A computed fold for a 529-nucleotide part of an RNA from an uncultured bacterium, annotated as small-subunit ribosomal RNA, 5' domain.

Context: one part of a larger RNA
RNA sequence: GGAUGAACGCUAGCUACAGGCUUAACACAUGCAAGUCGAGGGGCAGCAUGACGAUAGCUUGCUAUUGUUGAUGGCGACCGGCGCACGGGUGAGUAACGCGUAUCCAACCUGGCCCAUGCUAGGGUACAGCCCGCCGAAAGGCGGAUUAAUGCCUUAUGUGUCCUUUGAUGACAUCAGAUUAGGAUAAAAGAUUUAUCGGCAUGGGAUGGGGAUGCGUCCGAUUAGCUAGACGGCGGGGUAACGGCCCACCGUGGCGACGAUCGGUAGGGGUUCUGAGAGGAAGGUCCCCCACAUUGGAACUGAGACACGGUCCAAACUCCUACGGGAGGCAGCAGUGAGGAAUAUUGGUCAAUGGGCGCGAGCCUGAACCAGCCAAGUAGCGUGCAGGAAGACGGCCCUAUGGGUUGUAAACUGCUUUUGUGCGGGGAUAAAGUGCCUUACGUGUAGGGUUUUGUAGGUACCGCAUGAAUAAGGACCGGCUAAUUCCGUGCCAGCAGCCGCGGUAAUACGGAAGGUCCUGGUGUUAUCC
Repeated sequence: GGAUGAACGCUAGCUACAGGCUUAACACAUGCAAGUCGAGGGGCAGCAUGACGAUAGCUUGCUAUUGUUGAUGGCGACCGGCGCACGGGUGAGUAACGCGUAUCCAACCUGGCCCAUGCUAGGGUACAGCCCGCCGAAAGGCGGAUUAAUGCCUUAUGUGUCCUUUGAUGACAUCAGAUUAGGAUAAAAGAUUUAUCGGCAUGGGAUGGGGAUGCGUCCGAUUAGCUAGACGGCGGGGUAACGGCCCACCGUGGCGACGAUCGGUAGGGGUUCUGAGAGGAAGGUCCCCCACAUUGGAACUGAGACACGGUCCAAACUCCUACGGGAGGCAGCAGUGAGGAAUAUUGGUCAAUGGGCGCGAGCCUGAACCAGCCAAGUAGCGUGCAGGAAGACGGCCCUAUGGGUUGUAAACUGCUUUUGUGCGGGGAUAAAGUGCCUUACGUGUAGGGUUUUGUAGGUACCGCAUGAAUAAGGACCGGCUAAUUCCGUGCCAGCAGCCGCGGUAAUACGGAAGGUCCUGGUGUUAUCC
């Protein structure tokens, strides 16, 4: 000198864009953050509509009240499907194939999506819900009866897979393998607005994942030896798959001064800061990967988890309790306490982008987009401009009837109106998208018509009016280092980054006047180069 997720002192007009718990992976009140599908199903708690009946009023066919009815729209709870493994958070652990880079898998999986081929036949049955009864303070649970489905089971058919057999062909191999025959195993589901959405099997694609390896990846030798599933083999088990991953048996290996083992520290990278570079330091925001979800362990479901807002067990903590027993997990978004020098709103909207479900309309979405707070950063704008000398008054200084300086500075005159205030206008983000009607054909595309959708926001921006009006500070002035005099103090009070100032003429302390530097900031502290 540059830099910062900074903090503190003094000061502070506006706008835009980025940023905002670095500490306690400490504890959490409250609300929200993952639902959706009635075009899978039985149903009908609530709402609306219709029908039927009763009562009242009367305009004698309408209104009001009430009852019945799943008949219709729809739909709480329930069965079922898909999603909940994404998105969002954090960096505790991890020195590791965790990450980066490169290569490999003839040793692997892949829901939804795309392409192709074929199929979608026949039966059966249970459990929720509803109903009845019971237990419990609650959370919740138990028994009985009845019942649907795209739930579950079974039969048929079967390309496929596996086993046995055959073995053309190949560089004649311990290998690969076209083909033949037999056996085993194993599918499906319907819905409606009738044109669509589905279902099953197989093969392929795309995407996503799993695994293996080379190289790279902090400090300590005041850590020198470490290791028994340890290293390898054979045979099994397990897995989507390879493998001591696990097991039986056999061998005694394997790693290590090219630093094993142990200890400490730490998420890694793209990148960021600095530097002419080489290098050094850092890993906050954004993107990729990994790991974690109070602590520890475990599996279930599923295409995918050993699962943040799932389950089970143990532990600590908190809460409820009728003392028998139960409930919970903000490192999601806000917010609270605590810790700390220190870090924001219990805001708005799904309008756009994206995601889940759905044929769709749509519903959900603290993802996202916006707004709020904060000089915490960067950039831009402003706080006026021109003229104006009796060089005014006042202040300060001096060699003091005088002069210097503050200083064109002020007053005063003219001008401008960014910004401010008031009034008025005001679009893009949506020619997107959705619904309905319609035309063309290649039947899901394109065109036309019509309807409708904007959180931000009546914001940005524009015009008019008004009036210099609403807006300047901080640090420093001995040398380094740009900028000096007076007064006070008297080794005191104090200053200080280093050298050092202060003991009666202090350019170094405190004040004043003047000056210098930077400027909506400026200094100090901390850290890095």